[in-house]
Context: one part of a larger RNA
Molecule: large-subunit ribosomal RNA, domain II
Organism: Saprospiraceae bacterium
RNA sequence: GCCUACGAGUUACACCUGUCCAGCGAGUCUAAUCCGUUAAGCGGAGCAGGCGCAGCGAAAGCGAGUCUUAACAGGGCGCGAAAGCUGGAUGGGGUAGACGCGAAACCGAGUGAUCUACCCAUGGGCAGGGUGAAGUUCCGAUAGUCUCGGGAUGGAGGCCCGCACCAGUACAGGUUGAAAACUGUUUGGAUGAUCUGUGGGUAGGGGUGAAAGGCUAAUCAAACUCGGAGAUAGCUCGUACUCCCCGAAAUGUAUUUAGGUACAGCGUCGCCGAGAGAGUCAUGGAGGUAGAGCUACCAAUAGGGCUAGGGGGCUUCACCGCCUACCAACCCCUGAUGAACUCCGAAUGCCAUGACUUUGCAGCGGCAGUGAGGCUCUGGGUGAGAAGGUCCGGAGCCGAGAGGGGAACAACCCAGACCAUCGGCUAAGGUCCCGAAGUGUGAACUAAGUUGCGACAAACGAGGUGGGAAUGCACAGACAGCUAGGAUGUUGGCUUGGAAGCAGCCAUUCAUUUAAAGAGUGCGUAACAGCUCACUAGUCGAGCGUUCCUGCGCGGAAAAUAAUCGGGCAUCAAGUACACCACCGAAGCUGUGGUUUCUUGCCUGUAGAGGUAAGAGAGGUAGGGGAGCAUUCCACUGGUGCAGAAGGAUAUCUGCGAGGGUAUCUGGAGCGAGUGGAAAAGAAAAUGUAGGC
Numbered sequence: 001g002c003c004u005a006c007g008a009g010u011u012a013c014a015c016c017u018g019u020c021c022a023g024c025g026a027g028u029c030u031a032a033u034c035c036g037u038u039a040a041g042c043g044g045a046g047c048a049g050g051c052g053c054a055g056c057g058a059a060a061g062c063g064a065g066u067c068u069u070a071a072c073a074g075g076g077c078g079c080g081a082a083a084g085c086u087g088g089a090u091g092g093g094g095u096a097g098a099c100g101c102g103a104a105a106c107c108g109a110g111u112g113a114u115c116u117a118c119c120c121a122u123g124g125g126c127a128g129g130g131u132g133a134a135g136u137u138c139c140g141a142u143a144g145u146c147u148c149g150g151g152a153u154g155g156a157g158g159c160c161c162g163c164a165c166c167a168g169u170a171c172a173g174g175u176u177g178a179a180a181a182c183u184g185u186u187u188g189g190a191u192g193a194u195c196u197g198u199g200g201g202u203a204g205g206g207g208u209g210a211a212a213g214g215c216u217a218a219u220c221a222a223a224c225u226c227g228g229a230g231a232u233a234g235c236u237c238g239u240a241c242u243c244c245c246c247g248a249a250a251u252g253u254a255u256u257u258a259g260g261u262a263c264a265g266c267g268u269c270g271c272c273g274a275g276a277g278a279g280u281c282a283u284g285g286a287g288g289u290a291g292a293g294c295u296a297c298c299a300a301u302a303g304g305g306c307u308a309g310g311g312g313g314c315u316u317c318a319c320c321g322c323c324u325a326c327c328a329a330c331c332c333c334u335g336a337u338g339a340a341c342u343c344c345g346a347a348u349g350c351c352a353u354g355a356c357u358u359u360g361c362a363g364c365g366g367c368a369g370u371g372a373g374g375c376u377c378u379g380g381g382u383g384a385g386a387a388g389g390u391c392c393g394g395a396g397c398c399g400a401g402a403g404g405g406g407a408a409c410a411a412c413c414c415a416g417a418c419c420a421u422c423g424g425c426u427a428a429g430g431u432c433c434c435g436a437a438g439u440g441u442g443a444a445c446u447a448a449g450u451u452g453c454g455a456c457a458a459a460c461g462a463g464g465u466g467g468g469a470a471u472g473c474a475c476a477g478a479c480a481g482c483u484a485g486g487a488u489g490u491u492g493g494c495u496u497g498g499a500a501g502c503a504g505c506c507a508u509u510c511a512u513u514u515a516a517a518g519a520g521u522g523c524g525u526a527a528c529a530g531c532u533c534a535c536u537a538g539u540c541g542a543g544c545g546u547u548c549c550u551g552c553g554c555g556g557a558a559a560a561u562a563a564u565c566g567g568g569c570a571u572c573a574a575g576u577a578c579a580c581c582a583c584c585g586a587a588g589c590u591g592u593g594g595u596u597u598c599u600u601g602c603c604u605g606u607a608g609a610g611g612u613a614a615g616a617g618a619g620g621u622a623g624g625g626g627a628g629c630a631u632u633c634c635a636c637u638g639g640u641g642c643a644g645a646a647g648g649a650u651a652u653c654u655g656c657g658a659g660g661g662u663a664u665c666u667g668g669a670g671c672g673a674g675u676g677g678a679a680a681a682g683a684a685a686a687u688g689u690a691g692g693c
Base pairs, nucleotide, nucleotide: 001693002692003691004690005689006688011096012095013094015093016092017091018090019089020088021087022086023085024084027051028050029049033045034044035043036042037041055062056061065077066076067075068074099238100237102235106228107227108226109225110224111223117202118201119200120199121198122197123196124195125194126192128161129160130159131157135153136152137151138150139149140148141147165189166188167187170185171184172183173182204220206216207215208214241628242627243626244625245624246623251264252263253262254261255260265370266369267367268366269365270364271363276359277358278357279356280355281354282353283352284351285350291344292342293341298338299337302334303333304332305331307328309327310326311324312323313322314321373398374397375396376395377394378393379392380391381390382389403414404413405412418594419593420592421591423590424589425588429584430583431582432568433567434566438581440580441579442578444576445575451570452569460555461554464552465551466550467549468548469547470546471545472544473543481539482538483537484536485535487512488511489510492506493505494504518533522531523530595618596617597616598615599614600613601612602611603610604609629682631679632678633677634676635675636674637673639671640670647666648665649664650663651662652661653660654659
């Protein structure tokens, strides 16, 4: 892992509260007990008592009223709508373990020191080698019996090296091991605070501890065993057959509350009954948002004008006075801001009434689930006008929604799946190939593979290219090129060391000759010179400049595993923009056949039922409701089986389904059917339990 078996809403109660059925009904029911009779059991008696029929008051008490009170006033609770009681079944609740499994823990009584910690008693072990303390003695030094030095002797030490023994340092192996702590090499101690045998002692909030919360029998921040005990678990997991109808919530308030719960909201079922809702149109309302405005308030605000007040300057002995590119109120002009400004002010939404259309819409009661929501668009707050962020309002969707599109992709676009069908039409989106359908039509643009839906790209730069507009020049010859000229007063004046078109300043920057030529456009020189431009003529021969708007492109353009539009690939396109035609394309719509629910009408019928017609429905998690299938046992009725029951295997028929039949083989003794009843009544999951493979 698989198979088989087992495995979770049960049972009790004079309990509470609904629903259905039954009996009796202003009543209803007996309990204990007794009598009779039985195999179990049943029949009868038994009104003690309960519930109901009247309430109010603390009570006395009064009573359709009563209490409060001085009250015949008001108010509170009642009456004025009169149905209950008992039993059975069932939905929920309560009390019990109360759907099942699951703690870590707490407490009680015991069992453990054969492991290990420490202690007590009594025994045992420690190859070999080295070092050579004290003491003793001899010799020497010495005045010396002190003291010092040397030799010998001696054999001390938590001394040294190193087996046994004890330990466990480093590395490697081992890691479903040879082993639930080992093996190899290496290492520490090895006469000591040493190691060890045997016997004994200390016990669970206790022991023991050279102290690590260590050890206390592979268990230790409180051992183990049994018991309280099915502790408790607002937590996790699991919770078993089918079909049909409806179908949520992730919100508000409160909470030692936030992953729980209560009430409300939203679902469902029953009763009741038109009381409620939705849409469109019309009419009438409330309101201060969007916007707008501000010589309409409040607050804030840029520039100017006018001009109080202030500052500064001038003047004066002082007063007066003058000036001011300073600050600045009111006022005027221009401009302009505001969630907590408003002289104004929508759209939508909301309230009401009417008409029309329409609805699984109100109220009361039974039963819930939900109370972690999420994304997209949109009005806002917060944040950074960040977030797949966070908090509200509105809408949609996912949640609980399949199908088609979007390459893939809960939420985006299209569209809401009762079933069958080798029919048809469309939506979004597509039609070169992958891959269903156009290599479609018309006339443009793009040359960047830009692009090929979107998943970035900007400021800025550029004789890329298309369209439009305005304006200037031009066959009396434009623009570009080439040839030639581009002069004179004059080196204008000033300045300057110099300044001559060209450092700088000034200027009615003039005038002359001219086809034309600036008191000079740039380069250049120390200054000149020189080159060049403006301007002019010739040559050439048809368009040439400037500005603005706009389409599509170019550069700007760097990222981490190999690249790419989904891919292949595509250039008068298979790209971009416009217009048009055709086609493909879904579980949408529709054709054909079928099932089922509800409503309405009709027919039949012993109430619930059946038939038929029309209309409207049949996605679905939590959840509510309905109808069924199967298993075991019981009662009654009626069957079947050795001429072959149950069980098993295969084939086939049948029911929407759970399932049910039939045939053959196997098997070898019991087993179905109908009606009703009762449950140890359905497994794929619980790291489920046991067995097998």